[in-house]
Context: one part of a larger RNA
RNA sequence: CUAACUAAGGGAAUUCGGCAAAUUAGUCCUGUAGCUUCGGCUGAAGGGAUGUCUAUUUUUGUGUCGUAGUAAUGUGAUGCAUCGAUAGAUCUCAGUAACAAGGACGGCCCGACUGUUUACCAAAAACGUAGCCAAGUGCCAAUCCGAAAGGACGUGUAUACUUGGUGAGACCUGCCCGGUGGUGGUGUGUGAAACUCCUUUUCAAGGGAGCUAAGCCCCAUCAAACGGCGGGGGUAACUAUGACCCUCUUAAGGUAGCGUAAUACCUUGUCAUUUGAAUGGUGACUUGCAUGAAUGGUUUAACGAGGUUGUCGCUGUCCCUAGUUAGGGCCUUCUGAACACACUGCGUGGUGAAAAGGCCACGGACACCUAGUGGGAAGCUAAGACCUUAUGGAACUUUACUGCAACUUGUUGUUGUAAUUUUAAUUGAAACGCACAGCAUAGGUAGGAGCGUUGAAACCCCGAUUUUGGUCGGGGUGGAGCGACCUUGUAAUACUACCCGUUUUUGUUAGGAUUGCUUACCCUUAUGGGGACAGCAGCAGGCGGGCAGUUUGGCUGGGGCGGCACCCUGCCGAAAACAUAUCGGUAGGACCCAAAGACAGACUCAUCUAGCUUGGAAAUCUAGAGUUGAGUGCGAGGGCAAAAGUCUGUCUGACUGUAUUUUGAACAGUAAGAAAUGCAGGGACGAAAGUCUGGCCUAGCGAACCCACGUGCUCUUUUAAUAGGAGCCGUGUCUGAUAGAAAAGUUACCCUAAGGAUAACAGGCUUGUCGCCCCCGAUAGUCCGUAUUGACGGGGCGGUUUGGUACAUCGCUGUCGGCUCUUCCUAUCCUGCGCGUGCAGAAGCGUGCAAGGGUGUCGGAGUUCACGCAUUAAAAGGGAUCGUUAGCUGGGUUAAGAACGUCGUGAGACAGUUUGUAUGAUAUCUACUAGGUGUGUUAUUGUUUGAGUGGAACAAUCUCAUAGUACGAGAGGAACUGGGAUUGGGUGCCUCUGGUGAGCAGUUGUCAAUUGGCAGGCUGCAUAGCUACGCACUGUAUGGAUAAGAGCUGAACGCAUCUAAGCUCGAAGCCAUCCGCAAAACGAAACAAUUAAAGCCGUCAUAGAAGAUGACGUUGAUAGAGUUGGAAUGUAAGAUUCGAGGUUCGCCGAGAAUUUCAGUUUACAACUACUAAAAG
Repeated sequence: CUAACUAAGGGAAUUCGGCAAAUUAGUCCUGUAGCUUCGGCUGAAGGGAUGUCUAUUUUUGUGUCGUAGUAAUGUGAUGCAUCGAUAGAUCUCAGUAACAAGGACGGCCCGACUGUUUACCAAAAACGUAGCCAAGUGCCAAUCCGAAAGGACGUGUAUACUUGGUGAGACCUGCCCGGUGGUGGUGUGUGAAACUCCUUUUCAAGGGAGCUAAGCCCCAUCAAACGGCGGGGGUAACUAUGACCCUCUUAAGGUAGCGUAAUACCUUGUCAUUUGAAUGGUGACUUGCAUGAAUGGUUUAACGAGGUUGUCGCUGUCCCUAGUUAGGGCCUUCUGAACACACUGCGUGGUGAAAAGGCCACGGACACCUAGUGGGAAGCUAAGACCUUAUGGAACUUUACUGCAACUUGUUGUUGUAAUUUUAAUUGAAACGCACAGCAUAGGUAGGAGCGUUGAAACCCCGAUUUUGGUCGGGGUGGAGCGACCUUGUAAUACUACCCGUUUUUGUUAGGAUUGCUUACCCUUAUGGGGACAGCAGCAGGCGGGCAGUUUGGCUGGGGCGGCACCCUGCCGAAAACAUAUCGGUAGGACCCAAAGACAGACUCAUCUAGCUUGGAAAUCUAGAGUUGAGUGCGAGGGCAAAAGUCUGUCUGACUGUAUUUUGAACAGUAAGAAAUGCAGGGACGAAAGUCUGGCCUAGCGAACCCACGUGCUCUUUUAAUAGGAGCCGUGUCUGAUAGAAAAGUUACCCUAAGGAUAACAGGCUUGUCGCCCCCGAUAGUCCGUAUUGACGGGGCGGUUUGGUACAUCGCUGUCGGCUCUUCCUAUCCUGCGCGUGCAGAAGCGUGCAAGGGUGUCGGAGUUCACGCAUUAAAAGGGAUCGUUAGCUGGGUUAAGAACGUCGUGAGACAGUUUGUAUGAUAUCUACUAGGUGUGUUAUUGUUUGAGUGGAACAAUCUCAUAGUACGAGAGGAACUGGGAUUGGGUGCCUCUGGUGAGCAGUUGUCAAUUGGCAGGCUGCAUAGCUACGCACUGUAUGGAUAAGAGCUGAACGCAUCUAAGCUCGAAGCCAUCCGCAAAACGAAACAAUUAAAGCCGUCAUAGAAGAUGACGUUGAUAGAGUUGGAAUGUAAGAUUCGAGGUUCGCCGAGAAUUUCAGUUUACAACUACUAAAAG
């Protein structure tokens, strides 16, 4: 160390947390609160009993012998086994004596329950579940697998199957259909191919139009579909609050419930309770950051290796450790690897890539071995998992991009037949055609004077139609009218012909729809069913993370968020050439203007002074001054006054072609763009010179492909022309990530490469911030700056805060807190010595010196910190890689599971919450703690000295006396000094007390049968040893030198002055005194004795891991054995007697008494050479 055992007193004070351990335990009797789904929780809790022996009695089974009965069976006697009960006797510390064998009970959260899960870090609150709900599905079903054939569900049939949500039971489940989605519907929209029509002079590809399915649009409906469920202001006679009112707004504005919660940031909310103390628990309140109703809400008996909190019991978890056992370790002997290996292997300070075994300085240091401990080797292990980067990857998601399957719709083919209906065209027939006026229902034009007994008007019946007036047709009666003339009107009627429009209808052609049929085809089978549908195939439209391939900028004081410093311009920065960076500063641009452009002419602005009705500081007018103080479209800079400004006139040069230059782009190259200068053409203005290729100058912008445009140019099929096509030029439409890919997210399930080029921890630098100090001295302090307070300011120090930086580390320096242990600092909390005081004393306040010692326990929280309770002399602050993980823990942070709130369509995310969750290893070097060996010091042995070094070896408190004294009006109330005790620290010891303990005794089960073995059984007591909880000691007295301070003498400075020379005091602090180590103190010491000494070997312990040390070795008590004594236990075996009773009278019988302070054991002491220490 591992695994066990036992512990006095206390009893969870330990700790994240009762983790671990302990307690309890079987059976019988008794007795059980509260809750309840009435089943249960229940073995609730709690209490009592339990052995052995002797009797009596009982239960059950079975045997034997009688007896009754045919038998079943009953009955009597008797044997064996067995279940209880009662009584008496009896023993122990203890009777389920061992083994085995529930700790119990409350509160809350979550999940109803039994169950399942991450084989190998998560067993859970996750999954499942019965129950509830929704959706799909009528069977060749839906769903699923498959390319298909085919198959599963299922040889089941809606009380069935599939899919999704919720998750027993109880009470319930509110509002919203605006968005997304599902379902249904509709047609004026949109909408592909096929088809029809038109068109390209014909043909064809092509183009256009029409028709049109699903879909979209539109209209509804569905939330136990995805989901969602407000803000402001005012108001009641105290205040507060707001039943109420107003207003904005929504699809609707969160209902019942619950609520600081597994959800609440603020937050340790507030109150109550629980505790001495509660960041905890519970109950309430509730202003709910961000609760809420099958993403279910609220409850709930039972259940849970779930989470959390309390009470009792219990205990080594702890105070505070100790002892024992076993196995390792250690030692001897035998066998005997692997990994690894630059050299090697001191400390402190410094330096340095800012954290050195190696460098520098100083100090230390003779060499080697063994056992340990784990401080260091920024130790080993693993090309960091966090972070960043990569025009790296993967997985997942989606309203990213682009596709594919599947599904769906139309059409064509497979694909036939009949009927009905309908649409269009056409042919034939029939009917109809109402403005007003007009007898009155006038289609138009033309002809027209007739038409009618081959039966008119009128009347009756039936039918059709209608503008409700009428008109027409058929049948009957009837037996002569109608027209012309007249009137009205644009038009005049009889009759005939043609035509227009509308309606009805027959047939044909083409199409649509519907309904049949059966022969293709399909299913069953040999009967039927379906049926030109379906299926299959082609084409076309829709939908389409189901699947696939990809993308998902850059800069950046890490990255992200933010921003644009990503294109262009002015000024500063910019350091007087040029150039020049930053997420530097300050302003801008991505336009505007048909005049705000060109030219010519004329004029002078802003402002001020003086003057004039309303009229004022300021309107218009007059006079004067007026170098830019105005204006110039827009920023800034540079320009500009008979102008570049203002006004007027005429114009379009805001032209075409071509060439060069500058800039863009310092000094190489480089595009677009911008600007400047010519020439030619044709113009504008001006008398002319001349000016004008937009704006006074510097910003105001865009490649290629494709497309469009042009009285533009060239080429071209067939050659005659056109059309068409191609190219060139010009113009237009775009890339602002602006020299220009067509492009969304998540990863905590992650992976790879690289980076300390770049973040998080720690270090370095800095020190704004932080902490501390100083200067000044406003204010307060009755007066008075400095007893105390100390503003506004100023100056520093430290390197414990937080930042900044990115120097070291990403082929890896383990990250918070606690525990353990050590050391250092002082800016001192206490203790010591002083000074001041607004110091009478006491108690304080401030401050100086001082780091020797001390600085604690408990409650809640992971906490550091902070808070609280009670103590205390005091409960100071810090450093050491925020000391300490090859030392412990693992509560927190920070993986994989899961939940809540919030965010996100989603995958997922959250310095939000909650639960759960692997801490590797045999130590090479160094360091340290111990123990040895060798060499040196020039013989050996012994005894010393002490340079040096370690220690706190003591620290503090209380109390008594001093003393109710000094002091004080009193109330109160000291000290020097002396004594005692306590606490803490240290050292030693075991007489006492306690622990542990060979051992002794009792006893259970079982084996074996005199003893005894095993469960390393249990229980009681206990010697030596070891120990603390026990005992003892722990002077501090003294001396020396000092600190702050107090003084003496005393000048500089004829005084004064503690100081300058000199001298005296003065502290727990320093040096000694005290206790250890120490001649390896390299200057290696001293003294004494001496020729021997030491080792091996053997017996050993007062010693001990091995070595070592010490005792002894026959001239011997060193060890063993033995004897005696002491000690522990507690009275052995055997024998005799007694014993509750029973009895077959033979005896059985737990147990008791005597023999017997016996027996057994012994680590102690003495004695004794019996054995071994021979010889060497």
About this RNA:
The part of an RNA shown here (large-subunit ribosomal RNA, half B) has 1176 nucleotides and comes from a Candidatus Pacearchaeota archaeon. It matches the Rfam family "Archaeal large subunit ribosomal RNA". Its family is annotated with ribosome and structural constituent of ribosome in the Gene Ontology. Taxonomically the source falls in Candidatus Pacearchaeota (Archaea, Nanobdellati). The coordinates come from a structure-prediction model, not an experiment, and the mean pLDDT is 80.